[in-house]
RNA sequence: AUUCGUAAAGGGCACGCCCAUCGAAAGGUGGGUUCGCAAAGCCGCUGACCUAAGGGCCUCGAAAUUGGCCUACGGUGGCAGGGCUACCGGA
Numbered sequence: 001a002u003u004c005g006u007a008a009a010g011g012g013c014a015c016g017c018c019c020a021u022c023g024a025a026a027g028g029u030g031g032g033u034u035c036g037c038a039a040a041g042c043c044g045c046u047g048a049c050c051u052a053a054g055g056g057c058c059u060c061g062a063a064a065u066u067g068g069c070c071u072a073c074g075g076u077g078g079c080a081g082g083g084c085u086a087c088c089g090g091a
Stems, first nucleotide, its partner, number of pairs: 002091004012037002016033007035078001041084003045081003048076003054071005
């Protein structure tokens, strides 16, 4: 340096849930707890998925309004791929 692994050693993160908070929502942040994870570290580049405030179309209705559909510039890195970095050990 490359590659494989997590038996051991030292550790790390934190699904979900609860509380608080931000957000229209998806979801985020902090604290507690802990299902799991050898990159469950970082990056929304590609795909996938989630949401629809705003925008567009339709609809109810005299109107105000109600309901529906589409849409990401919002989001998910613990969805997959990709990029970058990395402890211990084997080869």